[in-house]
RNA sequence: GGGGGCAUAGCGCAGAGGUAGAGCACAUGCUUAGUAUCCAUGAGGUCCUGGGUUCAAUCCCCAGUGCCUCCG
Numbered sequence: 001g002g003g004g005g006c007a008u009a010g011c012g013c014a015g016a017g018g019u020a021g022a023g024c025a026c027a028u029g030c031u032u033a034g035u036a037u038c039c040a041u042g043a044g045g046u047c048c049u050g051g052g053u054u055c056a057a058u059c060c061c062c063a064g065u066g067c068c069u070c071c072g
Base pairs, nucleotide, nucleotide: 001071002070003069004068005067006066007065010024011023013021018055026042027041028040029039048064049063050062051061052060
């Protein structure tokens, strides 16, 4: 320098064009003598950035940034 992949909750990850989820973690309640566990509830996201397409973009297209990988 070139090819490919990835970027979504605090963490590791899903996600179909109709503004988003489960797990762990966290908070509250229940339980316990108490802690933990179990159970219930809840909070927490400008979906990496900027453009484009579209009535509508996390999703499709382009560019950029960062990371991983392959080739040279």